[in-house]
Predicted 3D model of a 232-nucleotide part of an RNA (large-subunit ribosomal RNA, domain VI) from a freshwater metagenome. RNAcentral holds the full RNA, with entries from SILVA. Its Rfam family is "Bacterial large subunit ribosomal RNA".

Context: one part of a larger RNA
RNA sequence: CGUAGGAAGUUUGAGGGGGUCUGACCUUAGUACGAGAGGACCGGGUUGGACGCACCGCUAGUUUACCGGUUGUGGCGCCAGCUGCACCGCCGGGUAGCUAUGUGCGGUUUAGAUAAGCGCUGAAAGCAUCUAAGCGCGAAGCUAGCCCCAAGAUGAGACUUCCCUUGAGGGUCGUGGGAGACUACCAGGUUGAUAGGUUCAGUGUGUAAGCAGAUUAUCGUGACUGGGAAAC
Numbered sequence: 001c002g003u004a005g006g007a008a009g010u011u012u013g014a015g016g017g018g019g020u021c022u023g024a025c026c027u028u029a030g031u032a033c034g035a036g037a038g039g040a041c042c043g044g045g046u047u048g049g050a051c052g053c054a055c056c057g058c059u060a061g062u063u064u065a066c067c068g069g070u071u072g073u074g075g076c077g078c079c080a081g082c083u084g085c086a087c088c089g090c091c092g093g094g095u096a097g098c099u100a101u102g103u104g105c106g107g108u109u110u111a112g113a114u115a116a117g118c119g120c121u122g123a124a125a126g127c128a129u130c131u132a133a134g135c136g137c138g139a140a141g142c143u144a145g146c147c148c149c150a151a152g153a154u155g156a157g158a159c160u161u162c163c164c165u166u167g168a169g170g171g172u173c174g175u176g177g178g179a180g181a182c183u184a185c186c187a188g189g190u191u192g193a194u195a196g197g198u199u200c201a202g203u204g205u206g207u208a209a210g211c212a213g214a215u216u217a218u219c220g221u222g223a224c225u226g227g228g229a230a231a232c
Base pairs, nucleotide, nucleotide: 001152005163006162007161008160009159010158011157015149016148017147018146021049022048023047024046025045026044027043033038051106052105053104054103055102059100060099061098062097066093067092068091069090070089071086072085073084074083075082076081110144111143112142117137118136119135120134173189175187176186177185
């Protein structure tokens, strides 16, 4: 911009994408089979691997705007207390968020049409033949089924509600975000909890600064004593 009024919400699904994996063990059953050795189909159950989606309650990471310890040096006049720089100076921890190594879940079942193949009936060709007419079974494959997107599907669909008959409406601006490169999207804009602040709760650090008291050592001052000729 279009979908011939505007807006909000709910949808149909043409079409497209994703997924489709597999082991071991138990049982059936030491059964069928086999002289024995060995050893099933079919069916039922349990538990894994890899992969995928989601999440952060647990475990484990990260967490340069959180807390603490500490080194060198500079600054706040000095002490104390802070602070700049040194890879976040280094080190010990760590919320939210983001994560996997963590947790939850998934592949199934089923239907239709088929491939190779196996058949039924059956002629050409008095027989035979799955095929020529006709009919059936049959695969991790195909089409559906499961999950996701989807009406710019210009073939622009449908439904519900509200509003406007010339403004309904949209945007700018501002506060922000589990949204984000920008844009877009989303939540608020005084009829307000959108961000900041404050309060409360949780969480992380780990006992702070400050103040008061006690004690040991060292130092200072005073007194005394001692050594020494004296300084001391």